[in-house]
Annotation
The prediction has a mean pLDDT of 84. This is a predicted structure of a 681-nucleotide part of an RNA (large-subunit ribosomal RNA, domain II) from Bizionia argentinensis JUB59. Its Rfam family is "Bacterial large subunit ribosomal RNA". Taxonomically the source falls in Bizionia argentinensis (Bacteria, Flavobacteriales, Flavobacteriaceae, Bizionia).

Context: one part of a larger RNA
RNA sequence: GCCUACGAGUUACCGUUGCUAGCAAGGUUAAGGACUUCAGGUCCGGAUCCGUAGCGAAAGCGAGUCUGAAUAGGGCGCUUUAGUUAGUAGUGGUAGACGCGAAACCGUGUGAUCUACCCAUGGGCAGGUUGAAGUUUAGGUAACACUAAAUGGAGGACCGAACCGCCAGACGUUGAAAAGUCUUCGGAUGACCUGUGGGUAGGGGUGAAAGGCCAAUCAAACUCGGAAAUAGCUCGUACUCCCCGAAAUGCAUUUAGGUGCAGCGUUGAUUUAUAGUUUUAUAGAGGUAGAGCUACUGAUUGGAUGCGGGGGCUUCACCGCCUACCAAUUCCUGACAAACUCCGAAUGCUAUAAAAUGUUAAUCAGCAGUGAGGGCUUGGGUGCUAAGGUCCAAGUCCAAGAGGGAAAGAACCCAGACCAUCAGCUAAGGUCCCAAAAUAUAUGUUAAGUUGAAAUAACGAGGUUGAACUGCUUUGACAGCUAGGAUGUUGGCUUGGAAGCAGCCAUUCAUUUAAAGAGUGCGUAACAGCUCACUAGUCGAGCGGUUCGGCAUGGAUAAUAAUCGGGCAUAAACAUAUUACCGAAGCUAUGGACUUAUUUAUAAGUGGUAGGGGAGCAUUGUAGUGUCGUCGAAGGUGAGUCGUGAGGCUUGCUGGAGAAGCUACAAAAGAAAAUGUAGGC
Numbered sequence: 001g002c003c004u005a006c007g008a009g010u011u012a013c014c015g016u017u018g019c020u021a022g023c024a025a026g027g028u029u030a031a032g033g034a035c036u037u038c039a040g041g042u043c044c045g046g047a048u049c050c051g052u053a054g055c056g057a058a059a060g061c062g063a064g065u066c067u068g069a070a071u072a073g074g075g076c077g078c079u080u081u082a083g084u085u086a087g088u089a090g091u092g093g094u095a096g097a098c099g100c101g102a103a104a105c106c107g108u109g110u111g112a113u114c115u116a117c118c119c120a121u122g123g124g125c126a127g128g129u130u131g132a133a134g135u136u137u138a139g140g141u142a143a144c145a146c147u148a149a150a151u152g153g154a155g156g157a158c159c160g161a162a163c164c165g166c167c168a169g170a171c172g173u174u175g176a177a178a179a180g181u182c183u184u185c186g187g188a189u190g191a192c193c194u195g196u197g198g199g200u201a202g203g204g205g206u207g208a209a210a211g212g213c214c215a216a217u218c219a220a221a222c223u224c225g226g227a228a229a230u231a232g233c234u235c236g237u238a239c240u241c242c243c244c245g246a247a248a249u250g251c252a253u254u255u256a257g258g259u260g261c262a263g264c265g266u267u268g269a270u271u272u273a274u275a276g277u278u279u280u281a282u283a284g285a286g287g288u289a290g291a292g293c294u295a296c297u298g299a300u301u302g303g304a305u306g307c308g309g310g311g312g313c314u315u316c317a318c319c320g321c322c323u324a325c326c327a328a329u330u331c332c333u334g335a336c337a338a339a340c341u342c343c344g345a346a347u348g349c350u351a352u353a354a355a356a357u358g359u360u361a362a363u364c365a366g367c368a369g370u371g372a373g374g375g376c377u378u379g380g381g382u383g384c385u386a387a388g389g390u391c392c393a394a395g396u397c398c399a400a401g402a403g404g405g406a407a408a409g410a411a412c413c414c415a416g417a418c419c420a421u422c423a424g425c426u427a428a429g430g431u432c433c434c435a436a437a438a439u440a441u442a443u444g445u446u447a448a449g450u451u452g453a454a455a456u457a458a459c460g461a462g463g464u465u466g467a468a469c470u471g472c473u474u475u476g477a478c479a480g481c482u483a484g485g486a487u488g489u490u491g492g493c494u495u496g497g498a499a500g501c502a503g504c505c506a507u508u509c510a511u512u513u514a515a516a517g518a519g520u521g522c523g524u525a526a527c528a529g530c531u532c533a534c535u536a537g538u539c540g541a542g543c544g545g546u547u548c549g550g551c552a553u554g555g556a557u558a559a560u561a562a563u564c565g566g567g568c569a570u571a572a573a574c575a576u577a578u579u580a581c582c583g584a585a586g587c588u589a590u591g592g593a594c595u596u597a598u599u600u601a602u603a604a605g606u607g608g609u610a611g612g613g614g615a616g617c618a619u620u621g622u623a624g625u626g627u628c629g630u631c632g633a634a635g636g637u638g639a640g641u642c643g644u645g646a647g648g649c650u651u652g653c654u655g656g657a658g659a660a661g662c663u664a665c666a667a668a669a670g671a672a673a674a675u676g677u678a679g680g681c
Stems, first nucleotide, its partner, number of pairs: 001681006011095013026050002032044004054061002064076004098236002101233001105226003109222002116200009125190001127159003130155001134151006163187003168183004202218001204214003239616006249262005263370002265367007275360001276357009290343001291341002297337002302332003308326002310323004373398010403414003418592004423588003429582003432567003438579001440578006451569002459554002463551010480538005486511003491505003517532001521530002593606006617670001619667007627659002635654008
């Protein structure tokens, strides 16, 4: 992992609501007893309980009563009828209460054969080394001291086996082993190691102290019991079909992943109207979007005016004068605001009227689930006008929604799946091939594979194309070529120099000219030189400038090689227009099933999680009933057939003795999941 078996809303009592039945202003017995055909029996038994009257704390009074001084006022009642006893279904409560699951807490006991420490009594430590004190002798001293040599054999002394340990590495890691092996290493006469017997016990012991150890268990051992502890938590919770169908919000919460009330679902009953919903019209409230601000509050650009101030001059002081300064008020001008408004929509909201629809509505009662939401569009807050961010509001979809399109995709586009069909028409989106349908038509654009289904800026650029305006041009434009481009003059100043061309100045003049700047750029130390403007000739028809569009172009950078989904395409790209076709579970057609409503034949409908409601299938047993079976029951295994389905029926083979149907009743009543339990493979 698979197979088989087992495996989870039960039972008792008490409430409550519905349904069924009995009796009914009444209903009902309990314990107990008698009888008995011994049963789910019959008959007694009226104690009790509920209802028929309430009010008051109560005495009590009573259609009233309480409060009160009250005959007032007020509170609760009456002025009406329906209850009650059983059965059954839903649900609540008390119980283990749908099942399994803690870590823990408490109580009684059992453990020191492991290990910690202690007590008593025993045992063990190869070999080698070092050589303390003391002693002796000699030297030495006044005597000691001291020195030397011997002797001696001390030590938590040294090296190193047994023994005890475990510093490091490798191996081992379903091991040879639930802690080891190998190599290396520490202690090894000591606070040493060890045998045997004994002691200390669970909030207790013991601890050279690590929360260590106390029998492979220790921040409180193990065993049994309280005990089915509790678990707002996780997981699991078993047959079918039909009808409806949510929520992820508000308030509160030692509350935030729980719960209560409300909201939203379902089922039943009642109400039928000025109900509900939509549209149109009319009448309203309001201060948002926008807009505006010499209409307030606040903020604010430039200009004019210049109160006042600063600074300067003057003066003994007061006056007074001046100003490239600051600047009030006012005027002109520009422009801002969630907590500004002289103004002011659209929507939405309220009311009335009409029309459409036709119970969709409201109330009461039973039963819920939900109270983690999410994406997208729009209006906002927050954030960085960041986030698949976060918090509100309006809508929509996903959630709980299948189908077609977007290559692939919860929520984007189209569209809401009762079933069947080898029928048709369409939506979004598509029509070269993969791949259904146009290698369609017409006119343009693009040359970048731009593009061909995400997005890409500022800025740059004689890419190309279109439009508008404008200048020059056969009195010859633009471009090219040929030639000229001069003189006063090296203008004046400055300067070492300054001659068109470092810089400054300006009546940048004048002359000759077809034309030629007191000079456009290069150049020189300064000149020179080259060139331009300008002019003539040659040539012979268009040439420039500005602005606004289209498509391209650079800018252009991401992590596994790349790519429009791919092949590929110069259209099969882009733009505009047009006509065909394809394309879905949409719509239509034909047949069928079911639900609801009523005119009983039609109409409308039949996606669905949590959840509510309805109708059934199967299993085991009990009672009744009529039956089947050795001419073959149940069971097993094939085939056929019927039913929307759970499932049923018939029959072949096997099997060898019991069994099913129907009507009721009762449940140990349906397994794919619980790291489920047991067995097998």